The part of an RNA shown here (large-subunit ribosomal RNA, domain I) has 490 nucleotides and comes from an uncultured Candidatus Berkelbacteria bacterium. It matches the Rfam family "Bacterial large subunit ribosomal RNA". Model confidence (mean pLDDT): 82 of 100.
Context: one part of a larger RNA
């Protein structure tokens, strides 16, 4: 010092495990906001970090329904209560309360904070001071006033309604690329994508014949077509299912506007086992029983049909929602959508890049009146259709949440960024970027008492435990890496 051999020590791989995530599929639900939202800040608790919840009435308050003998949320204990059938706690509808900030709207601002005003009240001699109301700004309509200017009118004042702001994806529109592809590259591709924008709904959109309602999926079918006929792009008729539903605008008049099953938001019954052995434990063995419309799972100290929750089956609502565009007509007159149709110049859009039909848009000309008109891929002729220039319209579709079920999904460097006080610590002037960290033990029985020590850290006895090398830096505990101890070899 080096190889080996026991035992440690450090580290946290691996192994089981799941409270979480992920896909898929059934069922349900779906906007919120001046009545002040979404998101926020500060606060509330016997003590109070944090996370939930909730608001000065502040981990709560009413009533109603359902549970129910145990509670005062979660990481936890002290302490003080509540309630045990005169129903706490929980759970579910309706209500009340809702502090400041945010569209925030009385003025203002450097968001959560500054300062009024008005009318009403409270207190008090009285001022300060407290409480409640109001009171931004836009459009529409009513009144009222009222110039230049005689009427009027704009203005100005009121008063009612309405608006406004937010929404992760989904939907209609506007504006709208590039990398890319074509093995370069222009026409084409990408892609009407992506981004920004403005608008709306629980859907959206389309849609009721100038035609084969509309909207979704299968097949047609990578065909027919389109393409520097090159990359590519890519229909339809027609067939099958989904779900079907049709109506309405002038005057005047009549009539007429109601609801149930069901379903969601809490719940509820629900069958049938003992003893013995081995153990810390029984749910395992042995023995001798039952029940199944229930051998789905899951939990109990190991492995349970019959312990507990459940499951198979069968039942509920006082309130609240959805069911449900409210649904269905009648008679008289009256006329039926013009700078439109069409054609010409351009453009877009149709799968269709044009000799291009149809449909839209911008410029020009510019109709007809049912004896008219438009289409039926140029065009004309004959034929067949159907009647534009006004409007609504539910399902079937998309998104997304809930809740449940199911997986040749993941199991802690996987699975969601987050299984944990995760959009959190921390970083960044800021848009933004973004971790790590999970497991004693069946039960805390979580180590009383003695000893070293610095009233330590730490460890040694003792004691729990089935185990403590299961002691909280806690399950298994691998390698790297340092150590004692010993054998050989130097």
């Nucleotide at each position: 010092g080096g190889c080996g051999u026991a035992c440690g020590g450090g580290g946290g791989a691996u192994g089981c495990c799941u409270u979480g995530g992920c896909a898929u599929c059934u069922c349900g639900u779906g906007c919120c906001g001046a009545a002040g939202a979404a998101g926020g800040a500060c606060g509330c608790g016997g003590u109070a970090c944090a996370c939930u919840g909730c608001g000065a009435a502040a981990a709560g308050u009413u009533c109603u329904g359902g549970u129910g003998a145990g509670g005062a949320g979660u990481g936890u204990g002290c302490a003080u209560c509540c309630g045990c059938a005169u129903g706490a706690g929980c759970c579910a509808g309706a209500g009340a309360u809702a502090u400041c900030c945010g569209a925030a709207u009385g003025g203002g601002g450097a968001a959560a904070c500054c300062c009024a005003c008005g009318u009403g009240g409270g207190g008090g001699c009285a001022u300060g001071c407290c409480c409640a109301c109001g009171g931004a700004c836009g459009a529409u309509g009513g009144c009222g006033u009222a110039a230049a200017u005689u009427c009027a009118u704009a203005g100005c004042g009121u008063c009612a309604u309405c608006g406004a702001g937010g929404g992760a994806a989904c939907c209609g529109g506007g504006u709208g690329a590039a990398c890319u592809g074509a093995a370069a590259c222009a026409u084409c591709u990408a892609a009407g994508u992506a981004a920004c924008c403005c608008g709306a709904g629980g859907a959206a959109a389309a849609g009721a014949g100038a035609a084969g309602a509309u909207u979704c999926c299968g097949c047609g079918a990578g065909u027919a077509g389109u393409g520097g006929c090159g990359a590519g792009c890519g229909a339809a008729a027609g067939u099958g299912g989904a779900g079907a539903a049709g109506c309405c605008c002038g005057c005047a008049g009549c009539a007429c506007c109601a609801a149930a099953a069901g379903c969601c938001u809490a719940g509820u019954c629900g069958a049938a086992g003992g003893u013995u052995c081995u153990g810390g434990a029984a749910a395992g063995g042995a023995c001798c029983g039952c029940g199944a419309g229930a051998a789905a799972g899951c939990g109990u100290g190991a492995a349970a049909g019959c312990c507990g929750c459940g499951u198979a089956g069968a039942c509920g609502a006082a309130a609240g929602g959805c069911g449900a565009a409210u649904a269905a007509g009648c008679u008289g007159c009256a006329g039926a959508g013009a700078g439109u149709a069409a054609c010409c110049c351009g453009g877009g859009a149709c799968a269709c890049g044009c000799u291009a039909a149809c449909c839209c848009c911008g410029g020009g000309u510019g109709a007809a009146g049912a004896u008219g008109g438009g289409g039926g891929g140029u065009c004309c002729a004959c034929c067949c259709u159907c009647c534009a220039a006004g409007g609504c319209u539910a399902a079937a579709u998309a998104c997304a949440c809930g809740a449940g079920a199911u997986g040749a999904c993941c199991g802690a460097u996987a699975g969601g960024g987050c299984a944990c006080a995760a959009g959190u610590a921390c970083c960044g002037u800021g848009a933004g970027g973004g971790a790590a960290a999970g497991g004693u033990g069946a039960a805390a029985a979580g180590a009383a008492c003695c000893c070293c020590g610095g009233c330590g850290a730490g460890g040694g006895g003792a004691g729990u435990g089935a185990a403590a090398u299961a002691g909280a830096a806690u399950c298994u505990g691998a390698a790297a890496c340092c150590g004692u101890a010993u054998g050989c070899c130097u």